[in-house]
RNA sequence: AACUUAUAAAGAGUGGCGGAGGGAACGGCCCUGUGAAGCCCGGCAACCUGCAUUUGCAAGGUGCCAAAUCCGACGGUUUGACCGAGAGAUAAGUU
Numbered sequence: 001a002a003c004u005u006a007u008a009a010a011g012a013g014u015g016g017c018g019g020a021g022g023g024a025a026c027g028g029c030c031c032u033g034u035g036a037a038g039c040c041c042g043g044c045a046a047c048c049u050g051c052a053u054u055u056g057c058a059a060g061g062u063g064c065c066a067a068a069u070c071c072g073a074c075g076g077u078u079u080g081a082c083c084g085a086g087a088g089a090u091a092a093g094u095u
Base pairs, nucleotide, nucleotide: 001095002094003093004092005091006090007089013041015040016039017038021031022030023029026072027071028070042065043064044063047061048060049058050057051056069087074084075083076082077081
């Protein structure tokens, strides 16, 4: 990097450094000097893992900590919304 499977409306800071961007991409709509990204600390969760065992406990490897994956984009039912697809994300496995 590619493929397969699974998951996604829950959860997570009144901290330190930093100093202008950030929310994948496109269109929106937002967040941000009442302090963005990033780093540290802190926290959440429980995919793999360990122990016990069919449902718990732990937290070693990841991951995550504005908004439904922030919303849409393609298709269907239909004019509210819902369902699916695609794309992306994360985990585990395979090549």